[in-house]
């Protein structure tokens, strides 16, 4: 100095801008002689910060921070 990346506790999807999701963890039930594993329900989000741009931004611009690669 150039490029990805940066969303729940945790690994991650979010397509053309239009209600923020899955899984795994967490908590409640039921099953069981108990436990796990299967099943039924469930809480959890300043979308890294900050500001433009739009009637509306996790998604588009800009700038900071951090992480990773490469020179």
């Nucleotide at each position: 100095g150039u490029g990805a990346c940066g969303u729940a506790g945790c690994u991650c999807a979010g397509u053309c801008g239009g209600u923020a999701g899955a899984g795994c963890a967490g908590g409640g039930g039921a099953c069981u002689c108990a436990u796990a594993a299967g099943c039924c329900c469930u809480g959890g989000g300043u979308c890294a910060c900050a500001g433009g741009u739009u009637c509306a931004a996790g998604u588009c611009c800009u700038g900071u921070c951090g992480u990773c690669a490469c020179c």